[in-house]
RNA sequence: AAGUGAAUAGUUCAGUUGGCAGAACGGUGGUCUUCAAAACCAAUGGUCGGGGGUUCAAAUCCCUCUUUACUUG
Numbered sequence: 001a002a003g004u005g006a007a008u009a010g011u012u013c014a015g016u017u018g019g020c021a022g023a024a025c026g027g028u029g030g031u032c033u034u035c036a037a038a039a040c041c042a043a044u045g046g047u048c049g050g051g052g053g054u055u056c057a058a059a060u061c062c063c064u065c066u067u068u069a070c071u072u073g
Base pairs, nucleotide, nucleotide: 001072002071003070004069005068006067007066010025011024012023013022019056028042029041030040031039049065050064051063052062053061
């Protein structure tokens, strides 16, 4: 330099033929227990990497930038 991917909750990741943003773990509170752990219950947490475009409607489609992984030279 060229090509192919990835970026979504604190962490690991789902979420496609565009239509309510989710799970597990973690953290918090509660029940239980002499105390703790475990178990159970509850609530909690997001500018979907930034910007722009298309659309009635975008995590999702298009363009661009940033970061990052891999491949080729």

The RNA shown here (transfer RNA) has 73 nucleotides and comes from an SAR324 cluster bacterium.
The sequence is in RNAcentral, with records from ENA.
It matches the Rfam family "tRNA". It is annotated as a transfer RNA.
Lineage of the source: Bacteria > delta/epsilon subdivisions > Deltaproteobacteria > SAR324 cluster.